Bacterial RNase P class A from an Acidimicrobiales bacterium, 370 nucleotides, folded computationally. The model forms 97% of the base pairs in the Rfam consensus. Rfam family: Bacterial RNase P class A. It is annotated as a ribozyme. Rfam links the family to the GO terms dimeric ribonuclease P complex, ribonuclease P activity and tRNA processing. Taxonomically the source falls in Acidimicrobiales (Bacteria, Bacillati, Actinomycetota, Acidimicrobiia). The gene name in the source record is rnpB.
RNA sequence: UGAGCCGGCCGGGUGGCCGCGGCCCGGGUCCGCACCAGCGGGGACCGGGUCGAGGAAGGUCGGGACUCCGCAGGGCAGGGUGCUGGCUAACGGCCAGUCGGGGCGACCCGCAGGACAGUGCCACAGAGAACAGACCGCCGAUGGCGGGCCUCGGCCCGCACAGGUAAGGGUGAAACGGUGCGGUAAGAGCGCACCAGCGGCCGGGGUGACCCGGCCGGCUCGGCAAACCCCACCCGGAGCAAGGCCAAACGUGGGACACGGGUUGCCCGCCCGCCUCCGAGAGGAGGCAGUCCCCAGGUAGGCCGCACAGAUGGAUGGCCACCCCGCCCUCCGGGGCGGACAGGAUCCCGCCUAUAGGCCGGCUCACCGU
Repeated sequence: UGAGCCGGCCGGGUGGCCGCGGCCCGGGUCCGCACCAGCGGGGACCGGGUCGAGGAAGGUCGGGACUCCGCAGGGCAGGGUGCUGGCUAACGGCCAGUCGGGGCGACCCGCAGGACAGUGCCACAGAGAACAGACCGCCGAUGGCGGGCCUCGGCCCGCACAGGUAAGGGUGAAACGGUGCGGUAAGAGCGCACCAGCGGCCGGGGUGACCCGGCCGGCUCGGCAAACCCCACCCGGAGCAAGGCCAAACGUGGGACACGGGUUGCCCGCCCGCCUCCGAGAGGAGGCAGUCCCCAGGUAGGCCGCACAGAUGGAUGGCCACCCCGCCCUCCGGGGCGGACAGGAUCCCGCCUAUAGGCCGGCUCACCGU
């Protein structure tokens, strides 16, 4: 100098003018009580003071506070979480580490329990996909067939029918360890050496996940659990439209008074009027308009829940000047344009997502200079 990595922070500032919402104070006005001294209350008005969004207020993904309902205890079912240690009220969060993967590196990523508990699956291709498999290839030991030789015991040559073979080719994401030597008819952990993995035992380090080392065993054993499943731990449901309080009108229930008109001081009775039912009819049976008060539940509605912003679930803004940053133009005096994402709604802790531009700190790699 260039290219990167990680962490933290800001996300416009000052002044003026106008405006919005909450609360407080004062003025004025109205109402009530008092009765001329005041007291209390109310919404709109005027003036003043004070407070008024974010790093994510967003998505509503996880957890909790709070509220109501449910609940002896335990289990089953269902759901969630899943390396280790710690933090936390709790979490699927955070911190530190382990292991695996990526990067030259700073560093980053991980949906990271169990595949010898059992079941299941492994597309396409390929002969064969899990206690495998013979398509090409290799072999001809053993058997078979043909031929030749023959001392009739056998020997040799050929074929590749049976067969052997997992070295080589080919398919595939994956083909049942790798390299070498031996071995063999050809081969093969068949044997051996080294390497890799797995299992067992032992020693050391670490709280632990795990790491380091040694010995033994040819043990070589595929993958998938975001397939069922197994193991460990956790989980009751609904949510501020939770929930609580006050409570109109209409209606239900209860009570008091009244209970069509006439006759009458009042009651029964009688007469008249109206309505309903029965009856073919005659007739019969039953009944007649209200007003006020009270109890309970509870709708409309209001208040609380609800906050040092705080709702009507609706305010927190706009303009101008200067400064700051970026881009463009320039006659170098200056001029023009732009400055994001986005806005509370019961509260809190996290996660995720969006975000113009800028600042600070630490670190890595390459090149150059000393």